[in-house]
Context: one part of a larger RNA
RNA sequence: AGGUUGUUAAGGAACUCGGCAAAUUGAUCCCGUAAGUUCGCAGAGAAGGGAUGCCUCAGAAAUGAGGCCGCAGAGAAAUGGCCCAGACAACUGUUUAUCAAAAACACAGGUCUCUGCUAAAUCGAAAGAUGAAGUAUAGGGGCUGACGCCUGCCCGGUGCUGGAAGGUUACGGGGAUUUGUUAGUCGCAAGGCGAAGCAAUGAACUUAAGCCCCAGUAAACGGCGGCCGUAACUAUAACGGUCCUAAGGUAGCGAAAUUCCUUGUCAGGUAAGUUCUGACCCGCACGAAUGGCGUAAUGAUCUGGGCACUGUCUCGACAACCUAUCCGGUGAAAUUGUAGUACUCGUGAAGAUGCGAGUUACCCGCGACUAGACGGAAAGACCCCAUGGAGCUUUACUGUAGCCUGAUACUGUGUUUCGGUAUUUCAUGUACAGGAUAGGAGGGAGGCUUAGAAGCCAGGACGUCAGUUCUGGUGGAGCCAACGUUGGGAUACCUCUCUUGGAGUACUGGAACACUAACCAGAAUCCGUGAUCCGGAUUUGGGACAAUGUCAGGUGGGCAGUUUGACUGGGGCGGUCGCCUCCCAAAAGGUAACGGAGGCGCCCAAAGGUCUCCUCAGCACGGUUGGAAAUCGUGCAACGAGUGUAAAGGCAUAAGGAGGCCUGACUGCGAGACAAACAGGUCGAGCAGGUACGAAAGUAGGGCUUAGUGAUCCGGCGGUAUGAGAGUGGAAUUGCCGUCGCUUAACGGAUAAAAGCUACCCUGGGGAUAACAGGCUGAUCUCCCCCAAGAGUUCACAUCGACGGGGAGGUUUGGCACCUCGAUGUCGGCUCAUCACAUCCUGGAGCUGUAGCAGGUUCCAAGGGUUCGGCUGUUCGCCGAUUAAAGUGGUACGCGAGCUGGGUUCAGAACGUCGUGAGACAGUUCGGUCCCUAUCUGUCGUGGGCGCAGGAUAUUUGAAGGGAGCUUUCCCUAGUACGAGAGGACCGGGAUGGACGCACCUCUGGUGCACCAGUUGUCACGCCAGUGGCACAGCUGGGUAGCUAAGUGCGGACGAGAUAAACGCUGAAGGCAUCUAAGCGUGAAGCUCACCCUAAGAUGAGAUAUCCCACCUAUAACGGGUAAGACCCCAUGUAGACUACAUGGUUGAUAGGUCGGAGGUGUAAGUGUGGCAACACAUUGAGCUGACCGAUACUAAUAGGUCGAGGG
Repeated sequence: AGGUUGUUAAGGAACUCGGCAAAUUGAUCCCGUAAGUUCGCAGAGAAGGGAUGCCUCAGAAAUGAGGCCGCAGAGAAAUGGCCCAGACAACUGUUUAUCAAAAACACAGGUCUCUGCUAAAUCGAAAGAUGAAGUAUAGGGGCUGACGCCUGCCCGGUGCUGGAAGGUUACGGGGAUUUGUUAGUCGCAAGGCGAAGCAAUGAACUUAAGCCCCAGUAAACGGCGGCCGUAACUAUAACGGUCCUAAGGUAGCGAAAUUCCUUGUCAGGUAAGUUCUGACCCGCACGAAUGGCGUAAUGAUCUGGGCACUGUCUCGACAACCUAUCCGGUGAAAUUGUAGUACUCGUGAAGAUGCGAGUUACCCGCGACUAGACGGAAAGACCCCAUGGAGCUUUACUGUAGCCUGAUACUGUGUUUCGGUAUUUCAUGUACAGGAUAGGAGGGAGGCUUAGAAGCCAGGACGUCAGUUCUGGUGGAGCCAACGUUGGGAUACCUCUCUUGGAGUACUGGAACACUAACCAGAAUCCGUGAUCCGGAUUUGGGACAAUGUCAGGUGGGCAGUUUGACUGGGGCGGUCGCCUCCCAAAAGGUAACGGAGGCGCCCAAAGGUCUCCUCAGCACGGUUGGAAAUCGUGCAACGAGUGUAAAGGCAUAAGGAGGCCUGACUGCGAGACAAACAGGUCGAGCAGGUACGAAAGUAGGGCUUAGUGAUCCGGCGGUAUGAGAGUGGAAUUGCCGUCGCUUAACGGAUAAAAGCUACCCUGGGGAUAACAGGCUGAUCUCCCCCAAGAGUUCACAUCGACGGGGAGGUUUGGCACCUCGAUGUCGGCUCAUCACAUCCUGGAGCUGUAGCAGGUUCCAAGGGUUCGGCUGUUCGCCGAUUAAAGUGGUACGCGAGCUGGGUUCAGAACGUCGUGAGACAGUUCGGUCCCUAUCUGUCGUGGGCGCAGGAUAUUUGAAGGGAGCUUUCCCUAGUACGAGAGGACCGGGAUGGACGCACCUCUGGUGCACCAGUUGUCACGCCAGUGGCACAGCUGGGUAGCUAAGUGCGGACGAGAUAAACGCUGAAGGCAUCUAAGCGUGAAGCUCACCCUAAGAUGAGAUAUCCCACCUAUAACGGGUAAGACCCCAUGUAGACUACAUGGUUGAUAGGUCGGAGGUGUAAGUGUGGCAACACAUUGAGCUGACCGAUACUAAUAGGUCGAGGG
């Protein structure tokens, strides 16, 4: 010092985040019991109050009456503290085995939805199984969460359900078209054309679900507005206007587990209330089954208050046991570059035991404490990075199980119906004009008709409503064309053919219905058989469906693989990413930044080429409409205009402005340069060809110049042919030249195709990079100064001081990113401090707009001091009550190997908000593991060694160091000075307190485990009596010594010296003045002494007194025996961890014992007496009594040993 335990004066939560912990309460019987309530002896053991032993008598007992003792009778043990209010959850239950027990989960109840039985759902590849040996009062899933009152509006989005008209849509069916090849054919040739066949291609049409579309659905996912104006005070707005929406939040609740601002405002509670309760409503950002609002009961839940109670605290103290300590035994660990391991200031990779300087320090232990060794432990979990990982999400990308749908196979028959293609046949056809409903072409002068013409009647079809045509009847002989008219085309009749339609035949397809024989049956009966299996048989029910295989379309975070950029004064958010121009850029070129300014992702067929010509802007004056400015004239005007587009550099010889003719906005090249990593970029005379303009020389390969852009692969188009061509020939395909398709704009372009969350996280790295701290800086901050406009009645400077200026400091917020990411623990509190002074108090001064008192301001001054509470995690702050004062800062925002752990900052959970979601929030809320035995330095103690020129015993000096250092109130001076009064001093003297410190135990108390007494239960000593053990020391009442505070005593002083600010004397420089320059004074709680303590290792080792003396040996020393003296050893305590210190050791009171006393307890035992007994009284202030005071050698300190000078 810690752990466990006991007690504690006075106070009683003042402690603290919080009554954490502890204490209180407690058993049984009786009495009594509120609000509220789901009406239930549920709340309730509410609360609160009383009783409890022993003896005698009565009674069957319960019980009653009388008596007796104690501080205390459930006498010990065991055994609820209670109440009020709120939040949440109804409840009992469940949960993160090992940091979260909760408000989370579950729950009964409610509701939605799916499921008709071979059920849905689930597991499985399937067989099979669960569901269930159940059947909608059943089973699965979602949400909500007893009960009460309720549950509003929105179907636009997403989802789900339904619909099927239309659009779109796969495989399959279908096969048009086109292409290749070549018998042949044409051609002098080159070459062209090209049947069949075989190949390739594969159009229309057909074809489901899905999607689009149309509805329904919110106890599905979800959502539920803005602006302006208005009432006779003001304020507010019942009212009105307007915009938007799918609809604009209803009831209820509301600063809430939700409210940022916010400690909202008011009220209550308190001395004081960031919490709490009740209200208000301005709801940042409540709200109705992700339920709203209430709610009795319940809760190791959370919050506030109260009573009781207490060592939680004021403020600690004492005691017991176990550790620690010492001895004996046994005997680890982490750690460890080597260590002979100091302080201060500085330096330094920026915080040094180790470097520099200075200072301090004899050598070595032991016990303690933790400030440092950026201590130990764990390759930091925060942060960043990695073309790292994993888990999760989704309307990221790409797939996929499953599911839905179609085709096809297994797969058959029939009927009806609807298509397609081919073929036969029949019909069909109206622009205008024209007899009139002219499809087109060709032929054509006739054709039809008793095998029944015209006409009429009935009916059908088509229709442009004119008519055409067909069938039947009637009728009984003609009708049409040619001709003519009209027109682009002319009609009878015949042939071919087109559009549309009908019918027949062939092939083929769809749909519906029927059938039975495939197939199915977890339907019945029978048999194997004694079987709910299985198989067979017979029925029955389905039935070409289903199931299954293959192909195809859809759906598909159910599952899987992945992606989700870089720069960046950390990262994220924001911004940016290629190209052009200027500045930066330091007179070649080049040159960075999240430096400062702007542009580009085009345009122009003239804005290009050439030849010829011209000169601008602006200003002044003059001139019709006409103005400041239109067009005209004159003059001045070297460039200020213009140059398609930014800027720069250019340009009047014009590159600017016009006109003519043109297309060089050419083809094939290109010496040589610039620039440059490469890729790419830029300039270019000249040559050849052909061309434009110009008389010609010449100029022209776009534009005054510099931006107007994109590699490779892949694909398209054009060209080419001496490229290649899978046996050969062709072809397909490819190459080469030209060209097109990329905001591949993250612009040297990872893929054709890609987003998020992680607090459940992981790995590798980084102090290359953030958060803390340090460092540098000092914008900001704090303080000071200069100037002095003004305020101050007057007056800048008693006081305040604008606009400006200059500094200091290193406490704020920052900047930088320098040490530390193989770890430097972070806010606040507690404990313990220490320094600075820019001083809060106290002390000394100056000035004052100082009468006094009380102040203001400035100077000196760091000695000491600098409160307790309410609220909150708070620092801070506000408030209450005091005070002389309630200072400001530094010290890793001092201090977690010292404590705490309320806050922040892991994992659980909830609210509001954001997000489709996973999740997120310097928003809120409840909960949530704080390790370390100290090696070194350092610090506090305590020893050993050696030294201090012989050895000792005592007594001292004091270099140096440390401690202490505070202050109120009252009284006297004096109600004086001052003041009109009210009020009210300086200076000086005295008294008494507070806080702090040291010492002590006489007193007051606490404690007091070998003291005394009382007493319960039980066991033992054979019983009675009397004792003992155990029950926390059993409990209870007292208490000696010791130790202690709350008790008692004392302290700070007085004084001296030198000073600070300040005030002076004398006094020049400077004939004056001047406190100063020489000289001399006064002057503070401050400095040095003084007071107290340590102290000669003060190696600088001091001083004084006294004692012992000058031996022996010869390895002459580090030897031996001794002296004075000391030690070992022993008895001990005033001392003490050990050691040391102190006392004593027989010539002795050191300890024990004994005797006596003090103090404590409180009248022992035994006996006697009284009483029926419990018990009382007497003997008796008795007996007992640890440490205290004394006496006494009875016992033990016996005996013995060791060291210790001979003197440089």

Predicted 3D model of a 1208-nucleotide part of an RNA (large-subunit ribosomal RNA, half B) from an Acetivibrionales bacterium.
Its Rfam family is "Bacterial large subunit ribosomal RNA". Gene Ontology terms of the family: structural constituent of ribosome and ribosome.
The coordinates come from a structure-prediction model, not an experiment, and the mean pLDDT is 85.
The RNAcentral record of the full RNA draws on ENA.